[in-house]
The RNA shown here (small-subunit ribosomal RNA) has 1463 nucleotides and comes from an uncultured prokaryote. Rfam family: Bacterial small subunit ribosomal RNA. Gene Ontology terms of the family: structural constituent of ribosome and ribosome.
RNA sequence: GAGUUUGAUCCUGGCUCAGAACGAACGCUGGCGGCACGCCUAACACAUGCAAGUCGGACGAAGCAACUAACUUCGGUUGGUUGACUGAGUGGCGGACGGGUGAGUAACACGUGGGAACCUGCCCAAUAGUGAGGGACAACCAUUGGAAACGAUGGCUAAUACCUCAUACGCCCUACGGGGGAAAGAUUUAUCGCUAUUGGAUGGGCCCGCGUCGGAUUAGGUAGUUGGUAGGGUAAUGGCCUACCAAGCCUAUGAUCCGUAGCUGGUCUGAGAGGAUGAUCAGCCACACUGGGACUGAGACACGGCCCAGACUCCUACGGGAGGCAGCAGUGGGGAAUAUUGGACAAUGGGGGAAACCCUGAUCCAGCGAUGCCGCGUGAGUGACGAAGGCCUUAGGGUUGUAAAACUCUUUCACUCGUGAAGAUAAUGACUGUAGCGAGGAAAGAAGCCCCGGCUAACUCCGUGCCAGCAGCCGCGGUAAGACGGAGGGGGCUAGCGUUGUUCGGAAUUACUGGGCGUAAAGAGCACGUAGGCGGCUUAACCAGUCAGGCGUGAAAGCCCCGGGCUUAACCCGGGAACUGCGCUUGAUACUGUUAAGCUUGAGUUCGGGAGAGGAAAGUGGAAUUUCUAGUGUAGAGGUGGAAUUCGUAGAUAUUAGAAGGAACACCAGAGGCGAAGGCGACUUUCUGGACCGAUACUGACGCUGAGGUGCGAAAGCGUGGGGAGCAAACAGGAUUAGAUACCCUGGUAGUCCACGCCGUAAACGAUGCAUGCUAGACGUCGGGAUUUAAUCUCGGUGUCGCAGCUAACGCAUUAAGCAUGCCGCCUGGGGACUACGGCCGCAAGGUUAAAACUCAAAGGAAUUGACGGGGGCCCGCACAAGCGGUGGAGCAUGUGGUUUAAUUCGAUGAUACGCGAAGAACCUUACCAGCCCUUGACAUGGGGAUUAAGAGCCAGAGAGAUCAGGCUCGUCAGUUCGGCUGGAUCCCACACAGGUGCUGCAUGGCUGUCGUCAGCUCGUGUCGUGAGAUGUUGGGUUAAGUCCCGCAACGAGCGCAACCCUCGCCCUUAGUUGCUACCAGGUUAUGCUGGGCACUCUAGGGGAACUGCCGGUGAUAAACCGGAGGAAGGCGGGGAUGACGUCAAGUCAUCAUGGCCCUUAUGGGCUGGGCUACACACGUGCUACAAUGGCGGUGACAAUGAGAUGCAAUAGGGUGACCUGGAGCGAAUCUCUUAAAAACCGCCUCAGUUCGGAUUGUACUCUGCAACUCGAGUACAUGAAGUUGGAAUCGCUAGUAAUCGCGGAUCAGCAUGCCGCGGUGAAUACGUUCCCGGGCCUUGUACACACCGCCCGUCACACCAUGGGAGUUGGUUUUACCCGACGCCGGUACGCUAACCUGCUUGCAGGAGGCAGCCGGCCACGGUGGGGUCAGCGACUGGGGUGAAGUCGUAACAAGGUAGCC
Repeated sequence: GAGUUUGAUCCUGGCUCAGAACGAACGCUGGCGGCACGCCUAACACAUGCAAGUCGGACGAAGCAACUAACUUCGGUUGGUUGACUGAGUGGCGGACGGGUGAGUAACACGUGGGAACCUGCCCAAUAGUGAGGGACAACCAUUGGAAACGAUGGCUAAUACCUCAUACGCCCUACGGGGGAAAGAUUUAUCGCUAUUGGAUGGGCCCGCGUCGGAUUAGGUAGUUGGUAGGGUAAUGGCCUACCAAGCCUAUGAUCCGUAGCUGGUCUGAGAGGAUGAUCAGCCACACUGGGACUGAGACACGGCCCAGACUCCUACGGGAGGCAGCAGUGGGGAAUAUUGGACAAUGGGGGAAACCCUGAUCCAGCGAUGCCGCGUGAGUGACGAAGGCCUUAGGGUUGUAAAACUCUUUCACUCGUGAAGAUAAUGACUGUAGCGAGGAAAGAAGCCCCGGCUAACUCCGUGCCAGCAGCCGCGGUAAGACGGAGGGGGCUAGCGUUGUUCGGAAUUACUGGGCGUAAAGAGCACGUAGGCGGCUUAACCAGUCAGGCGUGAAAGCCCCGGGCUUAACCCGGGAACUGCGCUUGAUACUGUUAAGCUUGAGUUCGGGAGAGGAAAGUGGAAUUUCUAGUGUAGAGGUGGAAUUCGUAGAUAUUAGAAGGAACACCAGAGGCGAAGGCGACUUUCUGGACCGAUACUGACGCUGAGGUGCGAAAGCGUGGGGAGCAAACAGGAUUAGAUACCCUGGUAGUCCACGCCGUAAACGAUGCAUGCUAGACGUCGGGAUUUAAUCUCGGUGUCGCAGCUAACGCAUUAAGCAUGCCGCCUGGGGACUACGGCCGCAAGGUUAAAACUCAAAGGAAUUGACGGGGGCCCGCACAAGCGGUGGAGCAUGUGGUUUAAUUCGAUGAUACGCGAAGAACCUUACCAGCCCUUGACAUGGGGAUUAAGAGCCAGAGAGAUCAGGCUCGUCAGUUCGGCUGGAUCCCACACAGGUGCUGCAUGGCUGUCGUCAGCUCGUGUCGUGAGAUGUUGGGUUAAGUCCCGCAACGAGCGCAACCCUCGCCCUUAGUUGCUACCAGGUUAUGCUGGGCACUCUAGGGGAACUGCCGGUGAUAAACCGGAGGAAGGCGGGGAUGACGUCAAGUCAUCAUGGCCCUUAUGGGCUGGGCUACACACGUGCUACAAUGGCGGUGACAAUGAGAUGCAAUAGGGUGACCUGGAGCGAAUCUCUUAAAAACCGCCUCAGUUCGGAUUGUACUCUGCAACUCGAGUACAUGAAGUUGGAAUCGCUAGUAAUCGCGGAUCAGCAUGCCGCGGUGAAUACGUUCCCGGGCCUUGUACACACCGCCCGUCACACCAUGGGAGUUGGUUUUACCCGACGCCGGUACGCUAACCUGCUUGCAGGAGGCAGCCGGCCACGGUGGGGUCAGCGACUGGGGUGAAGUCGUAACAAGGUAGCC
């Protein structure tokens, strides 16, 4: 920097990614070289070989060789000398270095800087010395034990081994008189040694300051502990050790304990500060199978030494022995994982030696490993409007791609041959015939890995179909997947590429640099106060902090800079800088500090005032509730949404009087006062705290904050004892309810009250720690003061608004959330978890402190736009109300569901499906079912062939028909170069293809429904806001209307509204045929029938008319509304057409079109028959009724819209009738359909299942049609069912409307109760907007945004996961008491043993000194017994937690969430 919480936004906040790095590992792949690096795990166990020896110039002896002498049995033997030879031994030096490892260690271990009480072999310098003696022990020989390892006894022997004496400049001790202490020789004679001492160098020991991980759920630790004195011990200081004395010492600046860890230079990362790390290289430390111990030595408590104990392994003759790869290789094991049982001492270095030289798994090399870094190559040039193949395609083309091929060129690396260094200062080369050089041949031997949805560079096709799979986060996959798998293409890196793991970064996400705490996580409930931190003014001194200079140190390597060497680089070499640190020193003295002296402004004291529900105790008061007593009085009272439980005729409620008792204190009362907070409210008295104002003097920084600590601390709760009126958890009853362990009601116990004692928590909130200073104001209010009494000023409090500033926004704003300072507390994603365990407190309840595993990618704050609310306001609609008529009951019609069926084709299915698609299913339609047939097909285009036609009619066979097989007749296109030549047509063949009412309306176009004819939906510019967005469009009026007016940071505009369009209503005008007929004429029984006419009606063109235009009132004088006049019509005149942005993944792939998928002798096509018409049932829409406002019969009333040639059909005739015969007229203002019906008048019926009603059924007919069986309509006669006005519920309608009456039309051969139209007759009601439904605007709340059909909580059931408790059990670790007490050391003793020295004398004896074995004691490892602490594993059972698909029960929360929510 990016992704990810949201519909969108800003913020907070976590998670994730891009970078760099690695001792890495894994997957795929792999040409060469250089330089590095290579058991991070089991400090697990180790076979085998090697890793520390050397010195003969310290020594004795043996062997061997050479020389030599003697002897000789000529083989040799003996002696001597020499030796560069050899194993063993004595002796010296070295085995304390080098090499390995990181177990332990939180420590003077390490780092850094100092210090004094020390040692230091070999080395350097200096001084002095090196004289005289002595006694042994190995080796060796003999004997002997043992399996072995290894010994035992006796005897011989040398030394630079050991001992004594002498000497002592310096040295050591000293009671200053004195006392003590050395040596080693070898040898070619020049060296090497030796002794003592001093000094140096090097190395080491010790002490100190500072630095050095986590845990306080480890708070106290410590008896040699702290100090002193004396002594011991050590190279040396020291409780290091011992005795005695004192009681100290460490610790909140974190002791002790627990966990983890070698430390550092450095390394990785980072802008830095930091963070992480401590492989390789270098310094230090520690360790060497585990534990303990000492010996030797200059140096060790010793990796390849010793002793003991333990575990393990091996040998054994069972008696005893041996061993220690965390050296180099190597083996097993562990593990994701880490190499050869190589070469050489040539170089560098180490040990020994005088040296030659020997030894050296240190080291130098080689081998293995892409483990890393660096370098090189796998070819270069030319080469097409671009081969082939692949892939895609809109079928044209595009892309792979100059890529290939082809032609030309080069040879780095590798390979072959030849030559051949440096590393080596004289010799010596493991590497090594290596590096390099020369020659040769041929493009020849040499490319992969990951990715392509966003982050993040890179896109298409196919397959798959929430499957298989992917995934770092967000997330992909449910039939068109750029996210899975494959392919083509592309991107990135390249001998590597990805993945995994780890670290830093990004992360300002622990914030020193550099964060926060009103609402996001976060101010402790409040105060007092300890330690600590911080601290007013002036002067002086000091110089600790601070600052400056100098000196020392800060190892080397590394990093950085410069230069150089390998062809370059990596790598290496030289120089410089740096190492930000520490110490010493010199100086400065402003600030901080310290000391001293002072000051008054901070703080406090004094005096005088006034305010107050501040606190404690005692007393007093009235109102009210309840109870009791008495009176009056009678049937109810009480309670609720409505009731009931309850009380009451044994007298309630009500009312009057009196009494008792407890609790709380109306009005005053205020956003008012007081208090640190909790909190405090009648009155009086007493005691008492604090604040404020005014004034003077005094003290002289006495201050602020405050970890721990202490105190106070609502309500509830607990203990003891009182008290108990009202209220009231629990509980009981009554209701409500599906249930109701609730809300409501009637009761009611703890409790509420008092005293004393606990508890210690609250949404203890201003969700805002305390203190101080500074920074505009305005308006209230409380308590003081000043004053000119009116404004004002001032001090202290308490509120509202508001500027700058701050804030993510909301908001805060002198009472800060502003600007600063000081101190404290607290936070670091959500859940788990205000939890577990442990500690502390508590009588208990519980409080406080406070995790982890696991799980999620969010959780959250503020604001925005919507949507929603059993939120609010305003308004509208046949929405309710007021009315009229229906539906729901009956019969029938029709559609649907369901069922049935071979099929009952398909679709529509809340409103917005259901007399819907369908304006008309007997066949057809038809898509369905059964059966029978066809396969380039019923239909289109293209190729080839044939014919010239095709086609029509008739006859007739088979068959259910499709179809198959015939005959007869008619007919036989156009052009023409006269050729089937061309066009066209028909048939046949093959293949492309046709065809599909098959799927997907959730891939689509188009069309449609609905909200809704509701008044809304937006844009440009400007302005406001960080932004989403807002403004405009809100507000005041008004309207049917976002209609108009006014106002306004808005000004305009668009789609909608309205108008423009059609129609009805009035008038004028034009035009009069098929219309009309007033006037004139003719004719008829009669009639515009005829001539004439166009006035009227009418027809159909044009125009006028209505605009709140006029008057009055209301209103802001506006818009507009109300009333009136005139007018055919009045405020939109009635009706229609017209449907904004959008919503419902609404409907339709079966109108049509169309992507994709599917079928292709079938899911296509043809035909016959059947089905769509079924029928226990349920629903919708209708028709007819139930009757008298009626039915029936009779009788010269009055329409309009339309339709008509495959048609409408008059007149006439027949039939009871449907209808038939026949047919004038009419393509229609002419003719026909066409008598309208209800109404009206006359008559009958008289309330009945009827003269209502007509279903059903029978018989006989009519019509249409190939055909009325399934399955048409109609007629006549007969039959005469249900039904007597319809439960819950529900529909339509506001005027020429409802209701009622008939008429016409489309479809159509026929079929209408449906649909679309037409006219006739012609009402009732609307108080009003509380309620139901729907809608509009504003506002409010929201945890909703798939938007309340939303969201979401808890128990239970099931599965899985981690975890707490748990009788116990197993193990680790630690501590304590006691027992045991190896080796060793120390001390004592030592009757046994004893070469050196001393004494004595008999000269080899005795004694002594000294030493030793042995014994005793002390310390102590391992071990044992018992107790305690702590950690971990397992554990029947059990507790809660988390996660999981559509499980169960309810509905707690979000809206007033339906009882406001929360603590």